This is a predicted structure of a 1419-nucleotide RNA (small-subunit ribosomal RNA) from a bacterium. Its Rfam family is "Bacterial small subunit ribosomal RNA". Its family is annotated with ribosome and structural constituent of ribosome in the Gene Ontology. Its mean pLDDT, the model's own confidence on a scale to 100, is 82.
């Protein structure tokens, strides 16, 4: 001093948190492409794939003012002919138009495409050994002659394309010769070396030729940067790299050749391989970056495919030639002939890309003197919503908030001023009239005239009439937008996460309603969001990630000072970075896209001046880093040799005898041929007890009797020396634990494999007996480990305490210690500070610097292939397909542990008594049936609902019946009765049909109401389904003591504290102490009852008075008092009085929750579902819910002498009760009958004298005088009705069963056991339920076990939470590989060989089938 003004997150891992990290979405873009939909115009833009393959037409041609011809019209001429004129025909000349060929220019331009190419091809920036037709500037010239040869005729050959022979001719076409400057070659002398005219004019002049110089553009070539991906491409190169000489080019040059020398190139990636045209620009992003290279500028290459060369100023030439190849066509089979990647068009492939239009009017090009002629260059139109930018589909008023959809809580909402109707406007849209600009030129002396494809376009007037004109995604969250119905894990949806299994706001549809809109979705790409490759701008302790340690070369990075230089660096200048595109102020088209001026800008590169701090680099000096030296000092730092003692194990010998060994028990196994045991000698290996330690040393792997030798490394003091000698470190050495491998030795113990015993379903294991390699030594591989402080090396700063080893100072002391300080090493807690947390913390994971390795989701996979290394085992190095929406770190609650601490309960253990066996009752499975209605199924279904199934009950079955229904509200009508009671006929009844009495109340009549009954109409019914839509209720865990809650305080947070800890309780019960304080629901109390006493009343009891007793009240119990313990409270233990003592005994009382726990059949209820000719409602007869091979589960009564039978004497308590209990006396053995008093109950019945108890007597141990089931007779109640199905009585009859396997239950004091009473249900009908009282026991060391529960701590990969999660296998069934072994196409690269077209070079006089060389086929 310019320039720039900009950056947004969310969804998914968890039960939940916080990180790490992948996915996935919102946006923008496109040469698109599908879907559905479609008024209009402006600019634009369209073959991406088959550089596949073309039918037809056009895209390059011009010049007669270069030439000869030839045709044709005109004019002249004039000869012949015919003539009346007109006229014909031949010759010459001339004018004008026309073109086959010569010949000149052009045809290398412009149009096409991106195959090739990673390379001077391209950009950018400098250069020069060069060339240049057509244009421009200067200069000079243009004399004189020759020969031919197309056209053209003659002859000939092919189907054709086309080709030959002979013969005539012109030129600006070629030749020769003259002249020769400022032209070339040469030092110089000197030598060489050129032209074409043609046309108009009276003339002047104009075109155009010939050389020479110069410019201008244009084109060659060189030069330094820059220019994808792979190192699983690491070594590549014989013209290869540089010289000399020569060829060659327009010019340098190995561009070629021939010689000589052996270089060139590469970790700054050379060679290889795969992709790829490059640039300006274009998407995209705050922006440094990614991607990308269409249209339109510029440059390369290409032109079926490969190779060449001629010609030319300029090609190795798209619409030109030669040659080979594949393709296609034509052909008379002999042979030719072509090349749309040019406009347009076809076919083919594809998901997809358009007209076989007009015009040269405009611009440009070629040619010509020019008029002109060509010009698919190009201006223009068609086709396509492909894109971008405009308009438009109407405006204002219009509530009765219509009709209609939709939904509704039925009341009403909503679509919705939307419509309908009214008033207006006319953009557009028909119709009509008018009507450009885009012109500029050209013709003519001149007036003047001609020239538009777009186009009767645009644009403007005029009439008409809202008149012609809206889709499309989507509405669970992310993400704006919700309701019904339908479907029912089906049908479908989805970008992710997910949604549907009968109440789907996620599926299908309608309704509303969002959001964009002539579009709008979906699909592909890119880039952003993603800081998820981080330069900007991440990270490696646990998450992915520090190499197993040194050593060290390149390489990166470097201490103070002084001087030089000016390479980085900073700065002006200038030059260039084409345009167009971007940004900015303007302009033109009605705005806008779009066009178009000015200016900026393009962050680059170059030259050129300046500056000198900082880096570099040279010089020169210094000591603080480093490193030597001297002086001490600690060490399991290595290497070698030798050496001790205990302990094992062998031999051998003495004593000894029946065992030992070994486990959870136990076999294998050792021993009488004498083991273990025990004592002495003797051999032999391999380890080194105490000391010993968070200690010591090594770089790390690691290192430990002693000793002796040889060594490296550190520390401390001293500051003498050297003078930055340093610090990392790809590559590359070395080391590198066990294990393993190779010779060779040695093997005492211990011990993979193996064998053997156990154990166990099994047991190729743990556990026992044994036992080889290996463990040791030498030597030489191996190269990995949780090789870990899971922490790379160096250097600096940043508060601390405390231990320890070691080295030194000071003080002190005889000297040691000890204290104090200063180094170096090891370890703990911890400020700041980092860190997701967890943790680190002067030994950093703090703050800072250098260099280094190494990370980017989980699998797949540390694998496959290829390389390298090893004897091998393996090792380093290292992918991808394809699959998931996660994997992962730390913390947190909770469940859980064959975790661990503490406590607790009839939990165990101590008892007692039972079930499990018999039989029998009742439930339940199953199984049978027509039907055995339905429910509960571990605990917590199963004498449960059900506290009474013979009709009923009843929900099931068969059958007969009924449809506004049995019963219930409304309403209208209609009948006055009806109803109601008694009858007939059918009939199993239910119903049907008929037939009699009665003939109603308010009210004088009507009339109206009350009942009713009939019709109709709303309706009703449903024990049909969902207890997983629900509302009440209720079981469990459990009467366990827990469960939360406000504040406040920690934590990023999930959460935590409080409730945790110590002591105490039956208790989260009370105390203390505490970053917690408080508080609720629970626990305790308050309720009922029982036990003592006492007051009042007093029906009944009893003779009376009483008060056993019954009501109502009160008292009494609180660790209150004593003693003792503990740590003071609290609380524990023991006394005492007391009726009762530590909660006295019981009982109602059941926190927050679990278990989608039960129940829609006790109620109640949302939602389906069944009911117009018949029900899944309702009636009724019978029948089943009671069935019977078996299985379980409560019971009951038994086996018997603690007992049976008989007989005789005793002692209760709750209850009941008028449709009722029911006395006394009669009658029957006896169930029960008769009677009919008494009680509506402290009266009176049930009810008996209760049983079991006691007293006595038989029984005598058996299938009995046990048991008593079965079963035959006879009866009695009930009650329409006991067949199938009730219950009692009495006679007979007389089963199983002699105490019950494995396994299990219940009980802890008035309990367990026994024993009877009593009630509810009930017409009857108990061995269940509920209660009620006799008699009335044993036992508990204790808390290891089993079960359950609480509290704290721990571990977790559970959290549907251990019934959890998950690992390896493995059927089948599907799909795909893979190996091996055979066959076939098909592309490539490399070497050699042979043979060769064209073409170049050779060879020749000049050729060639000769030769070299490119190429191209074959083998």
């Nucleotide at each position: 001093u310019a320039u720039u003004u900009a950056g947004a997150g969310g969804a998914u891992u968890u039960g939940a948190u916080c990180c790490u990290g992948g996915u996935c979405c919102a946006g923008g873009a496109u040469g698109a492409a599908c879907g559905c939909u479609g008024g209009c115009g402006g600019c634009g833009u369209g073959g991406a794939u088959a550089a596949g393959g073309c039918a037809u037409g056009c895209a390059a041609g011009u010049c007669a003012u270069a030439c000869g011809g030839a045709u044709c019209a005109g004019u002249u001429u004039g000869u012949g002919a015919u003539u009346a004129c007109a006229u014909c025909a031949a010759u010459a000349a001339c004018u004008g138009a026309u073109u086959a060929g010569u010949g000149g220019c052009g045809a290398a331009c412009g149009a096409g495409u991106u195959a090739g190419u990673a390379a001077c091809a391209c950009c950018u920036u400098g250069g020069u050994a060069c060339g240049u037709a057509c244009c421009c500037c200067g200069a000079a010239g243009a004399c004189g002659g020759a020969a031919a040869u197309a056209a053209c005729c003659c002859a000939g050959c092919g189907a054709a394309a086309g080709c030959u022979g002979g013969g005539c001719u012109a030129a600006u076409a070629u030749c020769c010769g003259a002249u020769g400057g400022u032209c070339u070659c040469g030092c110089a002398a000197g030598a060489g070396u050129a032209a074409a005219u043609c046309u108009c004019g009276c003339a002047a002049g104009g075109g155009g030729c010939u050389u020479c110089g110069g410019g201008a553009g244009c084109g060659a070539c060189c030069u330094a940067g820059g220019u994808c991906u792979g190192a699983u491409c690491a070594g590549c190169u014989a013209g290869u790299u540089g010289g000399u000489a020569g060829g060659g080019u327009a010019a340098u040059g190995g561009c070629c050749u021939a010689c000589c020398a052996a270089g060139g190139c590469u970790a700054c990636g050379a060679c290889c391989a795969g992709u790829a045209g490059g640039g300006g620009g274009g998407c995209u992003g705050a922006g440094a970056g990614g991607c990308u290279g269409a249209u339109c500028c510029c440059c390369a290459a290409c032109g079926a495919c490969g190779u060449u060369a001629c010609u030319g100023a300029g090609a190795c030439a798209c619409g030109g030639a030669a040659c080979g190849u594949a393709c296609a066509c034509c052909u008379a089979c002999g042979g030719g002939u072509g090349g749309c990647a040019g406009c347009a068009g076809u076919c083919g492939a594809g998901a997809a890309u358009a007209u076989u239009c007009g015009a040269c009017a405009a611009u440009g090009g070629g040619c010509g003197a020019a008029a002109g002629c060509c010009u698919g260059a190009u201006c223009g139109a068609g086709c396509g919503a492909c894109g971008c930018c405009g308009c438009g589909u109407g405006a204002a008023g219009g509530a009765u908030g219509a009709a209609g959809g939709u939904c509704u809580u039925c009341g009403g909402a909503u679509c919705g001023u939307a419509a309908a109707c009214u008033u207006c406007u006319u953009u557009u849209c028909u119709a009509u009239a008018g009507g450009a600009a885009a012109a500029a030129g050209c013709c003519g002396c001149a007036a003047g005239g001609c020239u538009g494809a777009u186009u009767g376009u645009a644009c403007u007037g005029u009439a008409g009439g809202a008149a012609u004109a809206a889709g499309g995604a989507g509405c669970u969250g992310c993400u704006a937008a919700c309701c019904u119905c339908g479907u029912g894990c089906c049908a479908g949806c989805a970008g992710c996460c997910g949604c549907g299994g009968u109440a789907a706001u996620a599926c299908g549809a309608g309704g509303g309603c969002u959001c964009c809109a002539a579009g709008c979705g979906u699909u592909a790409u890119c880039c952003g969001g993603a800081u998820u490759u981080a330069u900007u701008g991440g990270g490696c302790g646990u998450a992915a990630a520090g190499a197993g340690u040194g050593c060290g070369u390149a390489g990166g990075a470097g201490g103070a000072c002084c001087g030089a230089c000016a390479c980085g660096u900073u700065u002006c200048u200038u030059g260039u970075u084409a345009a167009a595109u971007c940004c900015c102020a303007g302009a033109g088209c009605u705005c806008a896209a779009c066009u178009u001026u000015g200016g900026g800008g393009c962050u680059g590169c170059a030259a050129g001046g300046a500056a000198u701090a900082c880096g570099a680099u040279c010089g020169g000096a210094c000591u603080a880093g480093a490193g030597u030296g001297u002086g001490c000092g600690a060490g399991a730092g290595g290497c070698u040799a030798a050496u001790a003692g205990a302990a094992c194990u062998c031999a051998c010998g003495g004593u000894g005898u029946a065992g030992g060994g070994g486990u959870g028990a136990a076999a294998u196994c050792c021993g009488u041929u004498g083991a273990u045991a025990u004592c002495g000698u003797g051999g032999g290996g391999a380890a080194u007890a105490c000391c010993a330690a968070a200690g010591g040393c090594g770089a790390a792997g690691g290192c430990a009797u002693u000793u002796a030798g040889c060594u490296g490394g550190c520390g401390c003091a001293u500051u003498a020396c050297u003078g930055a000698c340093u610090c990392u470190a790809a590559a590359g050495c070395a080391c590198g634990a066990a294990a393993g491998c190779g010779u060779g030795g040695g093997g005492a113990g211990c011990a993979a494999a193996a064998a053997g015993g156990a154990u166990u379903a099994g047991a190729u294991a743990c556990c026992c007996u044994u036992g080889u390699a290996g463990u040791c030594c030498a030597c030489g591989c191996c190269c990995u480990a949780a090789a870990c402080g899971a922490u790379g090396u160096c250097u600096a700063c940043u508060g601390g305490c405390u231990a320890u080893c070691u080295c030194g100072a000071g003080u002190a002391u005889c000297g040691a210690c000890c204290c104090u300080c200063g180094g170096g090493g090891u370890g703990g807690c911890g400020a700041a500070g980092c860190u997701a947390a967890c943790g680190c913390g002067u030994u950093a994971a703090g703050u800072a610097g250098a260099c280094c390795g190494c990370c980017u989701g989980g699998g797949a996979a540390g694998u496959a292939c290829g390389g390298c290394c090893g004897c091998a085992a393996g090792g380093c190095u290292a992918a991808a397909a394809c699959u998931c929406a996660a994997a992962g770190g730390a913390a947190u609650a909770g469940a859980c542990g064959g975790g661990g601490a503490c406590u607790c309960g009839c939990a165990c253990a101590a008892g007692c008594g039972g079930u499990g066996g018999a039989g029998c009752a009742u439930g339940a499975g199953g199984u049978u049936c027509a039907a055995u209605u339905c429910g509960a199924c571990a605990g917590u279904a199963a004498g449960c609902g059900a506290g009474a199934a013979a009709c009923c009950u009843u929900a099931c079955c068969a059958g007969g019946g009924u449809u506004u229904g049995a019963a219930a509200g409304a309403a209208u009508a209609a009948u006055g009765a009806a109803a109601g009671c008694c009858g007939c006929c059918a009939g199993a009844a239910a119903c049907g049909g008929u037939g009699g009495c009665c003939u109603u109340c308010u009210c004088u009549c009507a009339a109206g109401g009350a009942c009713a009954u009939u019709a109709u109409u709303c309706c009703a019914g449903g024990u049909g389904c969902u207890g997983c839509a629900u509302g009440g209720u209720u079981g469990u865990c459990g009467u366990c003591a827990g469960c939360u809650c406000g504040u406040g305080u920690u934590u990023u947070g999930a959460a935590a504290u409080g409730u945790u800890c110590c002591c105490u309780u039956a208790a989260g019960u009370g105390g203390g102490g505490u970053a917690a304080c408080g508080a609720g629901c629970g626990c305790a109390a308050c309720c009922c009852u029982u036990a003592u006493c006492u007051g009042a009343u007093g029906u009944u009891a009893c003779a009376a008075g009483u008060g056993u007793c019954a009501u109502c009240g009160g008292a009494a119990a609180c660790u209150g008092c004593c003693c003792u313990c503990u740590g003071u409270u609290u609380g524990g233990g023991g006394g005492a009085g007391g009726a009762a003592g530590g909660c006295g005994g019981g009982g109602a009382u059941g926190a927050c929750g679990u278990c989608a726990a039960a129940u829609c059949a006790g109620c109640a209820u949302g939602g389906c579902c069944c009911u117009u000719u018949g029900a899944u409602a309702c009636c009724c007869u019978g029948g089943g819910c009671u069935a019977c091979a078996c299985u379980c589960g409560u019971g009951c009564u038994a086996c018997a002498a603690u007992g049976g039978c008989c007989a005789u004497u005793a002692c209760a308590a709750u209850g009941g009760g008028u449709u009722g209990c029911c006395a006394a006396g009669c009658c029957g053995c006896a169930a029960g009958g008769c009677g009919g008093a008494g009680c509506u109950a402290a009266u009176c019945c049930c009810a008996a004298c209760a049983a079991a108890a006691a007293u006595g007597g038989c029984c005598c141990c058996a299938g009995u005088u046990c048991a008593g089931a079965u079963u035959g007779g006879a009866g009695g109640c009930u009650g329409a009705a006991a067949c199938u199905c009730g219950c009692c009585u009495c006679c007979a009859u007389g089963a199983a069963g002699u105490c019950g396997g494995a396994a299990u239950c219940g009980c802890u004091a008035g309990u367990a056991a026994u024993c009877g009473c009593g009630g509810a249900u009930c017409a009857u009908c108990a061995c269940g339920c509920c209660g009620c009282g006799g008699u009335g026991a044993a036992u508990a060391c204790g808390u290891u076990c089993u079960c359950g529960a609480g509290u704290c701590c721990u571990g977790u990969a559970c959290u549907c939470a251990c019934c959890g999660c998950c690992a390896a296998a493995u059927a089948a069934c599907u799909g795909u590989g893979u190996u091996u072994g055979g066959c076939a196409g098909c592309u490539u690269g490399u070497u050699u060989u042979a043979c060769u077209a064209a073409g170049u070079a050779g060879u020749u006089a000049a050729a060639a089938u000769c030769c070299a060389c490119u190429c191209c086929u074959c083998c």